[in-house]
RNA sequence: CCACGACAAUGGCAAACCGUCGGAAAUGGCGGGACGCAAAGCUUCCGGUCCGGGCAGCCAAAUUGGCCAGCGGAUAGCGGGGUUACCGAA
Numbered sequence: 001c002c003a004c005g006a007c008a009a010u011g012g013c014a015a016a017c018c019g020u021c022g023g024a025a026a027u028g029g030c031g032g033g034a035c036g037c038a039a040a041g042c043u044u045c046c047g048g049u050c051c052g053g054g055c056a057g058c059c060a061a062a063u064u065g066g067c068c069a070g071c072g073g074a075u076a077g078c079g080g081g082g083u084u085a086c087c088g089a090a
Base pairs, nucleotide, nucleotide: 004088005087012037013036017032018031019030020029021028022027035077041083042082043081045080046079047078048075049074050073051072052071057067058066059065060064
């Protein structure tokens, strides 16, 4: 240095829930709070999931309804990839 990760050290983050604010929603910011986390730091490149919308397509049947590709968004605490980083037992 790379890999690896301990009932080690120093520190860190913060689920649910509550308050408050933003958003149509998924969900996010801040404060409280800790279920957990060795990248639960950062990043939507890939897949997943969720929300919105859906003119193309399909199905039904017929002033319409359903499914849904492309599309826009959310999730990095769903997984993979990329990237940066503290410590040092085996």